Model confidence (mean pLDDT): 82 of 100. SAM riboswitch aptamer (S box leader) from an Ignavibacteria bacterium, 114 nucleotides, folded computationally. Lineage of the source: Bacteria > Pseudomonadati > Ignavibacteriota > Ignavibacteria. The sequence is in RNAcentral, with records from Ribocentre.
């Protein structure tokens, strides 16, 4: 990196270094920030996915299926706002561009793959 699957309205903050932007890209829009954002590093946290454990069930007997379980925190991840909203495509509702609500794109993260 690319492909394929699942999820994405839940949850978690302090301290160091550093300095002007930042919110993932392009518009709009709305926020964050010199009372120090973003990032870095450290530590604390948080529990979604994988694992572990344990119960059932199947069966081709070593693997499949469900279910519990964080008094397993091991891997990954994550610790402002839904993925901050909208953006293209449908349906309602209202009527001068707004709301509900499905769905796409595109991101993210985990599993497998390559």
């Nucleotide at each position: 990196u690319u492909c394929u699957u699942a999820u994405c309205a839940a949850g978690a903050a302090c301290g160091g270094c550093g300095u002007a932007g930042g919110g993932a890209a392009c518009a709009g829009g709305c926020c964050c920030g010199u009372u120090g954002a973003u990032g870095c590093c450290g530590u604390a946290g948080c529990a979604g996915c994988c694992g572990g454990u344990u119960c059932g069930g199947a069966u081709u007997u070593a693997u499949c299926c469900g279910g519990a379980u964080g008094u397993c925190g091991g891997g990954u991840g994550c610790u402002a706002a839904a993925u901050c909203c909208u953006g293209c495509c449908c349906g309602g509702c209202a009527g001068u561009u707004g709301c509900c609500g499905g769905g796409a794109a595109a991101g993210a993260u985990g599993a497998g793959a390559u």